[in-house]
RNA sequence: GGGCGCAGAUACGGGAGACGCUGGUUUCACAACUAGGGCCGAAGGAGCAACCGCCCCGGUAAACUCUCAGGCAAAAGGACCGGUCUGCACAC
Numbered sequence: 001g002g003g004c005g006c007a008g009a010u011a012c013g014g015g016a017g018a019c020g021c022u023g024g025u026u027u028c029a030c031a032a033c034u035a036g037g038g039c040c041g042a043a044g045g046a047g048c049a050a051c052c053g054c055c056c057c058g059g060u061a062a063a064c065u066c067u068c069a070g071g072c073a074a075a076a077g078g079a080c081c082g083g084u085c086u087g088c089a090c091a092c
Base pairs, nucleotide, nucleotide: 001092003090005088006087007086008085009084010083012082013081014080019037021036022035023034024033025032026031038072039071040070044068045066046065047064051059052058053057
């Protein structure tokens, strides 16, 4: 120096799903708040199969499962993918 992998950062690019439901309050209205019912999974959180430790018991995954939290116009948020930068590891 380029290659591959991992981690972090990022005013960069992309980025899904699900209610024009019912009652109440406020508002000219848009809409907001609140209670109830319905629904979604891709912030976060929780659960486990194989496997590992002799056993007890414990450790351990996801885009799977749950739906506590969050969400169900747009905006915002958004796992994840890509770009850029930084660090680490590996081989050349």
This is a predicted structure of a 92-nucleotide RNA (Glycine riboswitch aptamer). Rfam family: Glycine riboswitch aptamer. Rfam describes the family as follows. This family represents the bacterial glycine riboswitch. Its mean pLDDT, the model's own confidence on a scale to 100, is 75.